[in-house]
RNA sequence: GCUUGGAUGGUGUAGUGGUUAGCAUCGGGGCUUGUGGAGCCCUUGACCCGAGUUCGACUCUCGGUCCAGGCC
Repeated sequence: GCUUGGAUGGUGUAGUGGUUAGCAUCGGGGCUUGUGGAGCCCUUGACCCGAGUUCGACUCUCGGUCCAGGCC
């Protein structure tokens, strides 16, 4: 230099055009218990950046940044 994949709550992940952006864990509150742990219930918190297409974009297109792999 070329090429492929990826970037979603604090962390790990699902989501191929119209969902309340889902799940687990962490955090906060509660129930239970003599105390703690375990268990159960409730709850806060996220789409890497910019532009485009579209009535509508996490999703499609283009560019950028970063990460990982391959080729030279």

Transfer RNA from a Microcaldota archaeon, 72 nucleotides, folded computationally.
The source organism's lineage runs through Archaea, Nanobdellati and Microcaldota.
Its mean pLDDT, the model's own confidence on a scale to 100, is 80.
It matches the Rfam family "tRNA". It is annotated as a transfer RNA. Rfam's curators write: Transfer RNA (tRNA) molecules are approximately 80 nucleotides in length.